[in-house]
Molecule: small-subunit ribosomal RNA
Organism: uncultured prokaryote
């Protein structure tokens, strides 16, 4: 810095990526060099082989092969060699590896009371003896390890004595203690021929001081946990004493009761430290391989010997497990050195070479030893650095991908042309790493000495594991060298195809249910590159532990309130002090890393010089501001003394009245009572009501209040007593006494416990009754603990202002309480200040917002408590407090990506307001009952083709299924196709006519040649046919892949924008507000001004009226006629084209003089006149792929296509939409009138005639203002019927009949004559209408060959009723609430079932760690020692000192036992808890959630 809560937003908050790092491993892939690093697991266990040995110039003793010679006996050499000892130094060093350590283990700074071999410097010395034990010899014992006896024997082993400068003890008199010889040279002298003796080097003692290594003591620092709070008997200190190299309880007797602990003792878990390394901008986290510093360890536990050092990795005993050996009697071993092995494990190499170099042991030295160390091998573990070619090349080859069939794109990429040859490969050369040691020279020191050993010089000899080294040259040829991850966002980089919530992805969000840029492969593309990706693992990002750098009123978070203890802070002022703090100076702060300059490898890694650093710590000096210390002085903090005031402040006593209940007694008579509505209860045994008296127990109406007190909690009737605190006001007095407050002490509603009282009302439990699908509730009627009082516990509440205490600053205005001071009043009332409280606004200024705002949640300061994602869970276990109940304190595992604040905008809402609408009422006529037509669902069927499905599907597509429509079933035929376009060959076409067959069809015959161009041949159009191939064709899914059209909300008044101004933003304003309207219509007002699509208006229609026009249309007037029938006219009416008119224009009244609205004139018409077309943003994944157009799938002798029969028309039934009815406002019969709109040449059909008629014949008119259809019906007039299954009503049936039509069986209308079902007005429920409307009559169209009760139009006749908006439904506007946003058909809680997961209890049961008693005691050391045994020295001797060995004491390891603490692990069974796509009961929460929620 990103993702990721939501519909969107701010913020909270966690989870997740991008980044760097690894000793890494895993996948896939791999040329070459350099420099690194390599068992992190099992401190498991090891086979073999090598890691420490040297020294013959300490010392005895001493070989063998072999050569060579030989007298064959042997001798010479090998050889004083090898092997083994005795002695010396060295194995305590290098080398491994972190088991144990929370600790003087490490790290820094320091100290004193100490050792030190070898090594370097000074001083002194080195004399003269003595005994021995090895080997070795002999003999025994053993399997062997190995061991015993005897005897020889040498030293630089080993023990006396002598000296004793310094040393060491002292009592200051004194006392004490040492040694070793070895080698080289060698002029005198001497001599047992060794040699003495002399030098010279090495060694030795004894002792100073250094160097250098080591021990020890002290400050600081050095992980978690308090669910670990006390702990200690050598434990703290003293004295003695003993111990060590050396200070001490380090040991031990005795005394004294200390020491350690909240600044965290003891406990318990984890762990070597450290320098450094990774991360980080930095503080800071992490970590602690390599390489360097220290420490602990070396099979495990114990122990000491030896020695300068050890309690000793490749020594020693001892004990234990384990291996092994073995003659069962005994023995042997320790890889956590190099390699290797075998286990473990994701996972970590070679049984390599070589002492050349660098260092280490011995040795005088040559040298010998060295898995230290130098190098080689193996491993992409890592860093670094090269290479896989370069340059040209477009016909943009081929090929693969894709395509809208044009392309595009791999792509200069390839091939070709042209060149280079690093790096590997062949093959030749070739450095450095070598210094050193040896021989002899030269000169110096030494020395009697030219010697001998030694420094230095200069030549000469002379040593390489690595090594086919680096490195350099030839030479051949582009030749031997490229993967891997990823492409929905995040994140750099798309497309096709396969898949079909399958199969898979996935770091988070999330992707996949037929068009997936997220799954598998493909082209291409993108990052990095000999590696790339994956996991795991750190630190960053994460200010997400906040010291730099958070927070707490509502997201996590202020204790429930005081009081106070440590603790932290802390007023003015004087001077001192110098701990804090600031400067200088110095030591240290290892090197090696890191960082700068520079150097070396052909650059880098890498190595390497120098310098800074190493932010620390210690000494030392200085300054005095600020904290601080210790003195002093002060009055603004704080407390005290006085006067005043107000209070429901506590605590006890006492008393009132009004009420409800209970009792008595009177009066008086049925119902009280209670609810939505009832019942339970109570009442004739006399209630409720009323009057009267009494009894008793809780609470104190008005006063009151946004008031008062009080720390909180909580506190209210009147008096009385005790009592706490608090406000003022002025003066005095102490003189900082002050704040906060971990642990601690007190208080703490209400319920609850406990023991004793009271108990009237309430009222859990529980009974009833009721409501209910059920009702353990809500509602009712009873009721018992409590509630009240003492006393005594409990300690918790939404214990809230959801805001911790204390001071200090920071604008104001109002109200109220209770002071004090002033004004003012006769008093009052009022006004001003002032300081204390308590509400209400509001400025800056905070806040995510929402709000706070002198009473801060602003600005600061002291102090303390609290937070760290949600759930699990305030919950388990543990421990502490209760009499219980239960408080407190408080985790983990799992599991989820969110969970939660605030505000937006919608949606809801059994939320409140305003307002519309045939929504309701107010009325008229249906519907739901019959029958009878429709369509639907179900059912049937070969098929009963498909589609609509609440409103908004259902007389809907269908403006008409008998064939055909036709999509559906049966059968029987076709395969380039019934349709279209392209090749090719024939041929026009076409018509007639015959045969089979149900018909498609199949098969014969006749007939006939046309148009254009050309002179002809010939060719062309258009049409047949026949062939193969591209293709046709599908009414074959997907309407959730779409277009187009459509329905609905709705003709509801609403949906937006631009600029401004306003929020951090979503978003608001505008549009909301007062009026108004039918309207977001229109006035007014307003941070809003303005503008689009709606709205109305513009257009059609009707309603007057006027102009113009008059046939086929009309007839006043004038002839004329049977008739507007003719002439004639065009006044009227009509028609149809144009104009006029209606605009709240005009008067009043209303109302803001606005908008409007109401009531009036005039007017044909009056407030939109009526009626229709017009349908905003948009919702509903509404409808339609079978109208039609399309993408994608699918069928291709079939899901195409043709044909005939048959279905779509079936029928137990249910449901919708209509005609007809059930009659007398009727029906029937007979007269009789008046529309208006349309159709008509495949047509409507006049007149006249036939038939009862349906209808047939017939022909006249008429492409229609002429002719026709066409008689209009209800109406009107007269008759008749008499309330009834009827002269109502017409279903059904018979029967004969007409008409269309290839064809009326399945299955047309229609006539007649006959039959005459249901029904007597329809339950629950439900529709349409507000005026020319319903309602009712009837005619016309279309579709059609025939077939409307259906649909679309047409006029005739012609009502009723609307007080009104409570209520239903539906809308619309603003407001509230919200836990909805898929939007209440949301959402969402809990128990039960069923699966799997962790986890608590849990008889118990197994281990592990640790404490305590008691037993027991190896090796070993320490102290005794009477047994025994003995060389040095003393004794002439006996002996004796002195030593061993054995016994013994004491300390102890391992073991055994009993008894606790703590922990893991397991346990029938069981407690709750998490997940889990559909399970089961409920409906608690979210809206007033339908009983307001919550603690």
């Nucleotide at each position: 810095g990103a993702g990721u809560u939501u519909g969107a937003u701010c913020a909270u908050g966690g989870c997740u990526c991008a980044g760097a790092u690894u000793g890494a491993a895993c996948g896939c892939u791999g040329g070459c060099g350099g420099c690194a690093g390599g068992c992190c697991u099992a401190a498991c266990a090891c086979a073999u082989g090598c890691a420490a040995g040297u020294c013959g110039a300490g010392c005895g003793a001493g070989a063998a092969a072999g050569c060579a010679c030989u007298u064959c006996g042997g001798u010479g050499u090998g050889a004083g060699u090898a092997c083994a000892g005795c002695g010396g130094c060295g194995g305590a060093c290098g080398g491994g590896u972190g088991a144990g350590u929370a600790a003087c283990g490490c790290g820094u700074a320091g100290g004193a009371a100490u050792c030190u071999a070898c090594c370097c410097a000074g001083u002194a010395g080195u004399g003269g003896g003595g005994g021995a034990c090895a080997a070795c010899a002999u003999g025994g014992g053993g399997a062997a390890a190995c061991c015993c006896a005897u005897g020889c024997u040498a030293a630089u082993a080993c023990c006396g004595c002598a000296u004793a400068c310094g040393c060491c003890c002292u009592a200051c008199g004194g006392g004490g203690g040492a040694a070793a010889g070895c080698g080289g040279g060698g002029g005198a002298u001497c001599u047992u021929c060794g040699g003495a003796c002399c030098u010279c080097g090495c060694g030795c003692u004894a002792u100073u001081g250094g160097a250098u290594g080591a021990g020890c003591c002290u400050g600081c620092g050095u992980u978690a946990g308090a669910u670990u709070a006390g702990c200690u008997a050598g434990u703290u200190g003293g004295u003695g004493g003993g111990g060590u190299a050396a200070a001490g309880g380090c040991c031990u007797a005795c005394c004294a009761a200390g020491g350690c602990g909240a600044c965290g003792a003891u406990c318990u878990a984890u762990a070597g430290c450290u320098g450094g390394u990774c991360u980080g901008a930095g503080a800071g986290g992490a970590u602690g391989a390599u390489c360097a510093g220290c420490c602990a360890c070396a099979c495990u536990g114990g122990a000491a010997c030896u020695g300068a050092g050890a309690c000793a990795c490749g020594g020693u005993c001892c004990a234990g497990a384990c291996u092994c050996c073995u003659a069962c009697g005994g023995g042997a071993g320790g890889c956590a050195g190099c390699a290797g092995u075998g286990g473990g494990g994701a996972a970590u190499a070679u049984u390599g070479c070589g002492c050349a170099a660098u260092g280490g042991g011995g040795g005088a030295a040559a040298c010998c030893c060295u898995g230290a160390c130098g190098c080689a091998g193996c491993c992409a573990u890592g860093c670094c650095g090269c290479g896989u070619g370069u340059g040209u090349g477009a016909a943009g080859a081929a090929g693969g991908c894709u395509c809208u069939c044009g392309g595009g794109u791999u792509g200069u990429a390839a091939a070709g042309c042209a060149c280079u040859u690093u790096c590997a490969g062949c093959a030749g050369g070739g450095a450095g790493g070598a210094a050193a040691g040896g021989g002899a020279g030269u000169c110096g020191g030494u020395u009697a000495a030219u010697a001998a050993g030694u420094a230095a010089c200069a030549g000469c000899u002379g040593u390489g594991a690595c090594g086919u080294u680096a490195c350099c040259u030839u030479u051949a040829g582009a030749a031997g060298a490229a993967g891997c991850a990823c492409c929905g966002g995040c994140u750099a980089a798309c497309u096709c195809c396969g898949u079909g919530c399958c199969a898979g992805c996935a770091g988070c969000c999330g992707c996949g249910g037929u068009a997936a840029u997220a799954c598998g492969g493909a082209u291409g593309g993108u990052g990095c590159a000999a590696g790339c990706g994956u996991u795991a693992a750190u630190c960053g990002g994460a200010a997400u532990u906040a010291c730099u750098g958070g927070g707490c009123g509502u997201a996590a978070a202020g204790c429930g309130c005081g009081c106070g203890u440590a603790g932290g802070c802390g007023g003015u002022u004087u001077g001192c002090u110098a701990a804090g703090u600031c400067g200088g100076a110095u030591g240290u702060g290892a090197a090696a890393u890191c960082c700068c300059c520079g150097a070396g490898c052909u650059c880098a890694a890498c190595u390497u010089g120098g310098g800074a650093a190493c932010u620390g710590c210690g000494u030392u000096u200085g300054a005095a501001a600020c904290u601080a210390c210790a003195a002093g002085a002060c009055u603004a903090g704080a407390a005290u003394a006085u006067g005043u005031c107000a209070g429901a402040g506590g605590g006890g006593g006492g008393u009132a009245g009004a009420a409800u209940u209970c009792c008595a007694c009177g009066u008086g008579u049925a119902g009280c009572a209670g609810u939505g509505a009832a019942a339970u209860g109570c009442g004739u045994a006399g209630a409720g009501a009323u009057g009267u008296g009494g009894a008793g127990g809780a609470a104190u109406a008005u006063c009151a209040a946004u008031g008062g007190c009080g720390a909180a909690g909580g506190c209210a009737g009147c008096c009385c007593c005790c009592u706490g605190g608090g406000a003022u006001a002025a003066u005095a007095u102490u003189g900082a006494c002050g704040c906060u407050c971990a642990u601690g002490c007190a208080c703490g509603a209400a319920a609850g416990c406990g023991u004793g009282g009271g108990g009237a009302g309430c009222a859990a439990a529980c009974a009833g009754g009721a409501u209910u699908a059920g009702a353990u509730a809500c509602c009712c009627u009873g009721g018992u603990a409590g509630u009240c009082c003492a006393c005594g516990c409990c300690c918790u509440a939404a214990a809230c202002g959801a805001u911790g205490u204390c001071a200090a600053c920071u604008a104001g205005u109002u109200g109220u309480u209770g002071g004090u001071a002033g004004a003012g009043u006769a008093a009052a009332a009022u006004c001003u200040a002032u300081g204390a409280g308590u509400a209400a606004c509001g400025c800056a200024g905070c806040u995510a917002a929402c709000g706070c705002g002198u009473g801060a949640a602003g600005u600061u300061g002291a102090c303390c408590g609290c937070c760290u994602g949600g759930g699990g869970a305030g919950u388990a276990c543990g421990a502490u407090c209760g009499c219980a109940a239960g408080a407190u304190u408080a985790a983990a595992a799992c599991u989820c990506a969110a969970a939660g604040g605030a505000a937006u905008u919608g949606a809801c809402g059994g939320g409140g307001a305003c307002c519309c609408g045939c929504a309701c009422a107010a009325g008229c006529g249906g519907u739901g009952g019959a029958u009878u037509a429709u369509g639907u669902g179900g059912a049937u069927u070969a098929a009963u083709u498909c589609g609509a499905u609440g409103c908004a599907a259902c007389g809907c597509g269908a403006a008409a299924a008998a064939c055909c429509u036709u999509a559906c079933c049966u059968a029987c035929c076709c395969u380039u196709g019934a349709c279209a376009u392209g090749u090719a060959u024939c041929g026009a076409a076409g018509c007639c006519c015959g045969c089979g067959g149900a018909g498609a069809u199949g098969u014969g015959g006749g007939u006939g040649u046309g148009c254009c161009c050309g002179a002809a041949a010939g060719g062309g159009a258009a049409c047949g046919a026949u062939a193969a191939c591209a293709c046709a064709g599908g009414u074959g899914c997907u309407g959730c892949a779409u277009g187009g059209c459509u329905g609905u909300c709705g003709u509801c008044a609403g949906c937006u924008c631009g600029u401004g101004a306003c929020g951090u933003g979503a978003g608001a304003u505008g549009u909301u507000g007062g009026g108004u309207u039918a309207a977001g219509u229109c006035c007014c007002g307003c941070a809003a001004c303005g503008a689009g699509c709606g709205c109305a208006a513009c257009c059609c229609u009707u309603g007057u009226c006027a102009u113009u026009a008059a046939u086929u249309g009309c007839c006043a007037u004038c002839a004329u006629u049977u008739a507007g029938u003719u002439g004639g006219g065009c006044a009227c009416u009509u028609u149809a084209a144009u104009g006029a008119g209606a605009c709240u224009g005009c008067c009043g009244g209303u109302g803001a003089u606005a908008a409007a609205c109401c009531g009036g004139a005039g007017g044909a018409a009056g407030g939109u006149g009526g009626g229709g077309a017009u349908g905003a943003c948009g919702u509903c994944a509404a409808g339609u792929c079978c109208u039609c157009a399309u993408g994608g799938c699918c069928c291709u002798u079939a899901u195409g296509g043709g044909u005939a029969g048959g279905g779509c028309u079936u029928c137990a039934c249910a449901c919708g939409u209509a005609a007809u009815a059930c009659a007398a406002u009727g029906g029937c019969g007979c007269g009789u009138a008046c529309a208006g709109a349309g159709g008509g040449u495949u047509g409507c059909c006049a007149a006249c005639c036939c038939g009862u008629a349906a209808g047939g014949g017939g022909g006249a008119g008429c492409u229609a203002a002429u002719c026709u259809c066409a008689g209009a019906a209800a109406g009107c007039g007269c008759g008749u019927c008499g309330u009834a299954g009827u002269c109502c009503g017409g279903a059904u049936u018979g029967u004969a009949c007409u008409c269309u039509g290839c064809a009326a069986c399945u299955c047309g209308a229609g006539u007649g004559c006959a039959u005459g079902a249901a029904g007597u007005c329809g339950g629950a429920a439900u529709c349409g209408c507000u005026a020319g409307u319903a309602a009712u009559c009837g005619c016309g169209g279309a579709u059609c060959a025939g077939a409307a009760u259906g649909u679309c139009g047409c006029g005739g006749u012609g009502a009723a009723u609307a007080c009104g908006u409570u209520c239903c439904c539906g809308g619309g506007u603003a407001u509230u609430g919200u836990a909805c946003a898929c939007c209440c058909c949301g959402c969402c809680c809990g128990u039960c079932a069923c699966a799997c997961c962790a986890u608590g209890g849990g008889a118990g049961u197994g281990g592990a760690c640790u404490c305590u008693g008691c037993c027991a005691g190896a090796a070993g050391u320490a102290g005794g020692u009477a047994g025994c045994c003995u060389a040095a020295c003393c004794g002439c001797a006996a002996g004796g000192g002195g030593g061993a060995c054995g016994c013994u004491u004491a300390c102890c390891a391992c073991g055994g036992u009993g008894g606790g603490u703590u922990u893991c692990a397991u346990g029938a069974c069981u407690g709750g808890g998490g997940u889990g796509a559909a399970g089961u009961c409920g409906u608690a929460a979210c809206a007033a959630g339908g009983u307001a929620a919550c603690c």